This is a predicted structure of a 74-nucleotide RNA (transfer RNA) from Pterulicium gracile. The coordinates come from a structure-prediction model, not an experiment, and the mean pLDDT is 81. Rfam family: tRNA. Rfam's curators write: Transfer RNA (tRNA) molecules are approximately 80 nucleotides in length. NCBI's taxonomy places the organism under Eukaryota, Opisthokonta, Agaricomycetidae, Pleurotineae, Pterulicium.

RNA sequence: GUUUUCAUGGCGUAGUUGGUUAUCGCAUCCGUCUAACACACGGAAGGUCCUCAGUUCGAGCCUGGGUGAAAACA
Numbered sequence: 001g002u003u004u005u006c007a008u009g010g011c012g013u014a015g016u017u018g019g020u021u022a023u024c025g026c027a028u029c030c031g032u033c034u035a036a037c038a039c040a041c042g043g044a045a046g047g048u049c050c051u052c053a054g055u056u057c058g059a060g061c062c063u064g065g066g067u068g069a070a071a072a073c074a
Base pairs, nucleotide, nucleotide: 001073002072003071004070005069006068007067010026011025012024019057028044029043030042031041032040050066051065052064053063054062
C1' cells in the first nucleotide's frame, strides 16, 4: 500500500428479515440470610449501540465519509 473483518452499559456478549420497551453473564449498589463475611435468593442502577452525514413513516441493523483495532497478501 491492497483486501477482508470488527467497534453495543465498567468487562465480555446476543441482536444478520429494518418495526413499537436493546439480551444475557460477570462486576457494582440495596434488601433477606449471618455475630460478621462469603454463598444463595429477591430487587435496583448503569447504553442516546465509535463518530458525521444519507436512505426510510421508522436504522444497533442498509449506504457513504472519518477514527480506531485485528487478520491475510505485498